[in-house]
RNA sequence: AGGGUUUGAUCAUGGCUCAGAACGUACGCUGGCGGCAUGCCUAACACAUGCAAGUCGAACGCAGUAGCAAUACUGAGUGGCAGACGGGUGCGUAACAUGUGGGAAUCUGCCUUGUGGUUCAGGACAACAUUGGGAAACUGAUGCUAAUACUGGAUAAGCCCUUACGGGGAAAGUUUUAACGCCAUAAGAUGAGCCCGCACUUGAUUAGCUUGUUGGUGAGGUAAAAGCUCACCAAGGCAAUGAUCAAUAGCUGAUCUGAGAGGAUGAUCAGCCACACUGGGACUGAGACACGGCCCAGACUCCUACGGGAGGCAGCAGUGGGGAAUUUUGCACAAUGGAGGAAACUCUGAUGCAGCGAUGCCGCGUGAGUGAAGAAGGCCUUUGGGUUGUAAAGCUCUUUUGUGGGGGAAGAUAAUGACGGUACCCCAAGAAUAAGAUCCGGCUAACUUCGUGCCAGCAGCCGCGGUAAUACGAAGGGAUCUAGCGUAGUUCGGAAUUACUGGGCGUAAAGCGCGCGUAGGCGGUUUAGAAAGUUAAUUGUGAAAUCCCAAAGCUUAACUUUGGAACAGCAAUUAAAACUUCUAAACUAGAGUUUGAUAGAGGGAAGCGGAAUACAUAGUGUAGAGGUGAAAUUCGUAGAUAUUAUGUAGAACACCAGUUGCGAAGGCGGCUUCCUGGGUCAACACUGACGCUGAGGUGCGAAAGUAUGGGUAGCAAAGAGGAUUAGAUACCCUCGUAGUCCAUACCUUAAACGAUGAUUGCUAGAUGUUGGAAAUCUUUUUCAGUAUCGCAGCUAACGCGAUAAGCAGACCGCCUGGGGAGUACGGCCGCAAGGUUAAAACUCAAAUGAAUUGACGGGGGCCCGCACAAGCGGUGGAGCAUGUGGUUUAAUUCGAUGCAACGCGAAGAACCUUACCAGGUCUUGACAUCCAGCGAACUGCUCAGAGAUGGGCGGGUGCCUUCGGGAGCGCUGAGACAGGUGCUGCAUGGCUGUCGUCAGCUCGUGUCGUGAGAUGUUGGGUUAAGUCCCGUAACGAGCGCAACCCUUGUCCUUAGUUGCCAUCAUUAAGUUGGGGACUCAUUGGAGACCGCCGGGGUCAACUCGGAGGAAGGUGGGGAUGACGUCAAGUCCUCAUGCCCCUUAUGUCCAGGGCUGCAAACACGCUACAAUGGCCGAUACAAAGGGCUGCGAGCUCGCAAGAGUGAGCCAAUCCCAUAAAGUCGGUCUCAGUUCGGAUUGAAGUCUGCAACUCGACUUCAUGAAGCUGGAGUUGCUAGUAAUCCCGGAUCAGCACGCCGGGGUGAAUACGUUCCCGGGCCUUGUACACACCGCCCGUCACACCACGAAAGUCGGCAACACCCGAAGCCGGGGGCCCAACCGCAAGGAGGGACCCGUCGAAGGUGGGGUCGGUGAUUGGGGUGAAGUCGUAACAAGGUAGCCGUA
Repeated sequence: AGGGUUUGAUCAUGGCUCAGAACGUACGCUGGCGGCAUGCCUAACACAUGCAAGUCGAACGCAGUAGCAAUACUGAGUGGCAGACGGGUGCGUAACAUGUGGGAAUCUGCCUUGUGGUUCAGGACAACAUUGGGAAACUGAUGCUAAUACUGGAUAAGCCCUUACGGGGAAAGUUUUAACGCCAUAAGAUGAGCCCGCACUUGAUUAGCUUGUUGGUGAGGUAAAAGCUCACCAAGGCAAUGAUCAAUAGCUGAUCUGAGAGGAUGAUCAGCCACACUGGGACUGAGACACGGCCCAGACUCCUACGGGAGGCAGCAGUGGGGAAUUUUGCACAAUGGAGGAAACUCUGAUGCAGCGAUGCCGCGUGAGUGAAGAAGGCCUUUGGGUUGUAAAGCUCUUUUGUGGGGGAAGAUAAUGACGGUACCCCAAGAAUAAGAUCCGGCUAACUUCGUGCCAGCAGCCGCGGUAAUACGAAGGGAUCUAGCGUAGUUCGGAAUUACUGGGCGUAAAGCGCGCGUAGGCGGUUUAGAAAGUUAAUUGUGAAAUCCCAAAGCUUAACUUUGGAACAGCAAUUAAAACUUCUAAACUAGAGUUUGAUAGAGGGAAGCGGAAUACAUAGUGUAGAGGUGAAAUUCGUAGAUAUUAUGUAGAACACCAGUUGCGAAGGCGGCUUCCUGGGUCAACACUGACGCUGAGGUGCGAAAGUAUGGGUAGCAAAGAGGAUUAGAUACCCUCGUAGUCCAUACCUUAAACGAUGAUUGCUAGAUGUUGGAAAUCUUUUUCAGUAUCGCAGCUAACGCGAUAAGCAGACCGCCUGGGGAGUACGGCCGCAAGGUUAAAACUCAAAUGAAUUGACGGGGGCCCGCACAAGCGGUGGAGCAUGUGGUUUAAUUCGAUGCAACGCGAAGAACCUUACCAGGUCUUGACAUCCAGCGAACUGCUCAGAGAUGGGCGGGUGCCUUCGGGAGCGCUGAGACAGGUGCUGCAUGGCUGUCGUCAGCUCGUGUCGUGAGAUGUUGGGUUAAGUCCCGUAACGAGCGCAACCCUUGUCCUUAGUUGCCAUCAUUAAGUUGGGGACUCAUUGGAGACCGCCGGGGUCAACUCGGAGGAAGGUGGGGAUGACGUCAAGUCCUCAUGCCCCUUAUGUCCAGGGCUGCAAACACGCUACAAUGGCCGAUACAAAGGGCUGCGAGCUCGCAAGAGUGAGCCAAUCCCAUAAAGUCGGUCUCAGUUCGGAUUGAAGUCUGCAACUCGACUUCAUGAAGCUGGAGUUGCUAGUAAUCCCGGAUCAGCACGCCGGGGUGAAUACGUUCCCGGGCCUUGUACACACCGCCCGUCACACCACGAAAGUCGGCAACACCCGAAGCCGGGGGCCCAACCGCAAGGAGGGACCCGUCGAAGGUGGGGUCGGUGAUUGGGGUGAAGUCGUAACAAGGUAGCCGUA
């Protein structure tokens, strides 16, 4: 410090997610030791048991025990002090609770210091004794008694009150040498109470709250100020700087994180607060409204004799419960501290220690050195090896820890040690007692094999898994951390993803539709003063601990101690005066006023005008009109449409008209008049900052819509009809009502857009235009607008660019992933429709912007192709042949499936082929290599069997040799292995098809762009062509094109046999001699290049025409197939990975099947006839093949063919007559002398064998078919059409395929349309790329939410009733020791009674929050459901916004 994830790729926006640190943690696996910390975050739920606050006999009496006694000890009680500390918890509390800094009207036991005092009396009550009540708790009566208990008097330096005269009030003793107490008072210290400034969570879908409320006077009250309380008076007080209400929450020092600013937290430690079963209350006291005190009410638990009582672990342990989860019913007061005491001492679950828990932090260990035969084993393997791995073993050492033995602290100042025989030290033996967890696709360090087969499973995000998974599970290996390692949760970080530091708002989320204006914020120039902000210095405070720095102590560290620094804060004092602020005075540059001009669809009202439309009346006139893609509905013979004249009505204002004008926006358009707002320019004068923005507020605000009343020509939601369509509740047509218009009143929304808030200043220019002004009036300058380009700059890019989206200032509004949703609920507004404000659950990992490359478009432009058109011939109809689907079958083997499968693999299934089926065999095998043994190899005969096979009988002794043996072949045996046309073409190689013989596909360097990419390759021409030329930020190059290759067309040349024959001989015949002239064949060349001429064209490329030429513009044909696409085809040509079979999925055999057949499809053949059939005669090829062959000739057969057999290994011989054609004859339009299917019979040939299942011949038979619907196909010249010939395969079998030649056309205006393709451009929500994407209803399942008759519960208030305890107040009677009084009685007190207040409780109507609810509403998510096709391309009616 960043990374992953949206896309084909890119940049941006934006969310999700990861790597880090931390934790009072929990869970899983594992676990050696020690130190230091730490341990109920949930039920402030309920608690058994024990302990946690007592002590004092030097305050007091009594009783008991011991003692002879003195006395000592013990017990309950009176009395004193302490139980307000210490310890726990975080319910409540949003508050002067806390933090911080101040303040004045207070108290303060014990402690310290000072001053003064400590006198005289008195009456009781517990205990105790006696006697009652009660189960108990407890309690009544009578009697006795002490005190530092209680009471009175005296005294009063000082103290308190006061009208300043006066008045008031104290004490306690104990022991006695000392001292400790007590009283009063002054001060201190400590502690506490009160007041104030500032800080202090969320919500406005909580906007008003308040009656002791705010203030005053008086009184009361308190330790103390105060409405703290009461009476009276006034009517205030708080609040948009958020009152009130609701929710949540103890606050802080600090802790975690972070670079910091911040954010989150408030365990342990420390300070403060609050609470002590729930609620209320006071008493005592210095201090409490009191955790282990009291009273009352309530809930709960326990005891009970049923009458009544007892209790409060949020103290330490511990129990139950809750929970993912949190310890021992331990030891000791030795230390520190606390209470009491004069002290000894007692008490102390505070505390010090120990125990439990890897809960955390820190430290140590589980050994060290050496050791290659790189052992064995494991795993992998290309079988060579690699790896585990110096790892182990082995050898040599060491002993931390642990074990055994011995010694043994500090903590304690004299004594006292729970910890503890602990820490620590020494000795001994012995590698001994001690390693795991997670991960290994990317992020992210670490890879292989096997298993599994979208299953099982994984997953933090992206995503893995459908038979070769580095992603699942296992193993081997590896990586990381280590007594831990992972997972889960939470917080911060990364996240600049709430942006103060430090973000944005044209198109990504985001500028209010637009004005006016309140509060607020901000504000021109100069001077003087003040000193709030600001700055400086000083002072106080900022507790300790923590953090940081330095040092010290535990062996080190964690930890602890000491010192320093720091704690950015708050307050006070002093000073400064630049800036902001305030006060005062002034100024004119901002703003405004005046005067004079000026443009304008600015607004309101009234009046007027013509064109058009509709209607009405009248005339002319006759059969149609209207409307559409085409029609129909509709109108019209009752006279339409058309036309003429007149009239009426309403609405809108052509031309002018313009990226012209005006207005804040919405918006405004005929003309005239009236009223009226704003702007601009020019000029002087005046006012003197009067300004800008603007939360709330208020006004305006298109269309649609609402209400009332008018109006209604045209148009036109709804509605009706006609069409279209699969449907058509639409688009089109004919009608048509609200509405559109006017007046008044509402509504308040729009894609209300420049998707750009208003305002001020600054920052190059150019051009057009509107309205002014000036001048040196050609033209220029200037002010205010409006528009196009453009520099700098900005921007993700597009773009913006003085009218900013640039550079700055100040103000307002708004945004924070997509969906849910601008929705629900609540509030406000509205007559309604609805508007405004505005969530959450749930769900996804994206959604989005701009630009790029493609692809696509029922977008555009240009161009090409037998693509269409123009033609010729087919196919689709018939019969047959072949192939396919389907079906059948034991099997009908397998593959190929739009073009680009279907006369395809198959250039040839009777057996074989053959892979299929049923049956019969073999098991190292039909075939290969290796080993051992035997044997020559080989071959003849015979038996069984369908054969494979098995049995039997013979013949045969080879070749080489170093004499050991070897080579080849055969047989037997064992095992390694063979074998597989078994699977996967979606694991592959190779080969092939296709787009397409289309003209394209790329690269290097440079340049442009943030980048994907672009440029080049686009443009203007041209070409068959990215062919060439010109231009050009490109310049070059490569693969393609073309050419080079083959063939064909002309000529020359070379050499003439088996070829040829003009001339000369010769023959039946180029037969022979001869010849090379010709044809032909062989070799090598020439020729064609837009080369020449002319026109056009950019003095180009090129093109058009012409000449010459055998050939003319790549002459014709072929071979040749760029980068790539289709997971195209092929594992059955071959090769090959993985998987599978191994007495079978291998091998052999005979038989069957691949040929089966209802109907379907495809390629063909033959025809339907006269351009023909048949018969006879007759002419002219090329290219091939031939020895297991072609086979002449001759003979036989009607023929297929047979017999015989010359010649030929081929320019020699043979196949081999070419056919159409030509000549002659016949048939005469018919299912025929067309056509030949089918069938019968007889044959021929091949072959081991023609039954299933061959071809051919002859005779006989003579089916369909008379030119073929929708549709569809080939072909542009030696082509189509037509006619024969040959070859491969092959024993035989050809209508197929591959070649060859013969005869030999028609047509092309042209590129609108169909199909395919190329280039440029445009749109895109597509990128699996239009066979794309995608919307909504319905049906089903699940999920969360809203509404809902109701129903249940919580909370806080209000009104009334009742009213405990208790303080306060009042009180007749009653009772009473202290004082007064001789007494009566009084003072005073007590119980009791009454009253105000008052908790809980009750009643009531509302509020608010939550649970639940038949039913219902929309939403979300789901596998390949249904219906349509709304959007994305002109998406096939451009889309979208508001409204009905």
The RNA shown here (small-subunit ribosomal RNA) has 1444 nucleotides and comes from an uncultured bacterium.
The RNAcentral record of the sequence draws on ENA.